A computed fold for a 90-nucleotide RNA from a chicken gut metagenome, annotated as THF (Tetrahydrofolate) riboswitch aptamer. The sequence is in RNAcentral, with records from MGnify.

[in-house]
RNA sequence: CAGAGUAGGUCCGGGCGCGUUAAGUGCCGCGGGAUGGGAAGUUGCCCGCGGACGAAGGCGAAGGCCGCGGUGCCCGGACCGCGUCCGCUG
Numbered sequence: 001c002a003g004a005g006u007a008g009g010u011c012c013g014g015g016c017g018c019g020u021u022a023a024g025u026g027c028c029g030c031g032g033g034a035u036g037g038g039a040a041g042u043u044g045c046c047c048g049c050g051g052a053c054g055a056a057g058g059c060g061a062a063g064g065c066c067g068c069g070g071u072g073c074c075c076g077g078a079c080c081g082c083g084u085c086c087g088c089u090g
Base pairs, nucleotide, nucleotide: 001090002089003088008080009079010078011077012076013075014074015073016072017071018069019068020067027051028050029049030048031047032046033045037086038085039084041082057066058065059064
């Protein structure tokens, strides 16, 4: 000098679900937690509480089917991805 490596994120495909009697997703505030191999750490991530806002349902005799939600999880692929100090590789 260069490189590797986190939490996690985006998109695509597949599978199983949840809600549609409104949770979830997203937003704001407060508190807490974890986070490259090590240490602390946030303008990134997660959890809890509170607040504001907010929706697409339809068909069928029925079994059920088709939708909708910036919906949850899992698998695969591609891309993005630690600022400081120390360490690792060349």

About this RNA
The coordinates come from a structure-prediction model, not an experiment, and the mean pLDDT is 87.